[in-house]
RNA sequence: UUUUGACAAAGCCAAACCUGCUGUAAGGCAGGGACGGAAAACUACGGGUCCGAUUUGUUUGUAUUGUAUAAUGCGGAGAGCCGGGUUGCCUUG
Numbered sequence: 001u002u003u004u005g006a007c008a009a010a011g012c013c014a015a016a017c018c019u020g021c022u023g024u025a026a027g028g029c030a031g032g033g034a035c036g037g038a039a040a041a042c043u044a045c046g047g048g049u050c051c052g053a054u055u056u057g058u059u060u061g062u063a064u065u066g067u068a069u070a071a072u073g074c075g076g077a078g079a080g081c082c083g084g085g086u087u088g089c090c091u092u093g
Stems, first nucleotide, its partner, number of pairs: 002093001005090001012037002017032006035080001041086003045083003049077004055071004060066001
C1' cells in the first nucleotide's frame, strides 16, 4: 500500500418500544432498552422517501370558506433507503 471479516481480542455504535424536554409537522436531544451494524463515523453531491406553507390543475360541495388528490418551484427532515465523496479501530493474507 492492498486484501479478508471468525466460533478471536480490545473497545465502539444502538432499531423498535418506554419516559422526559423540544419542534406546526417530518423530526431532534437526554435517560432506559437492544433489532441489528466493520464504517450504523462524517458529508444532503445524485436518485428516492417524509414534513410544512403557498401556487396551479382536478375532485367533492348549490356556493364561499372548506374536503380529497396531483404537479412545478420554495423551505425543512433524514447518512440505520440506495449510490458518490472524505476519514478511520481491530484482525487476516
c-di-GMP-I riboswitch aptamer from a Deltaproteobacteria bacterium, 93 nucleotides, folded computationally. The source organism's lineage runs through Bacteria, Pseudomonadati, Myxococcota and Myxococcia. The coordinates come from a structure-prediction model, not an experiment, and the mean pLDDT is 80. Rfam family: c-di-GMP-I riboswitch aptamer. Rfam describes the family as follows. GEMM was predicted in a large-scale screen for bacterial structured RNA regulatory elements. The sequence was found by an Rfam model in a public genome assembly.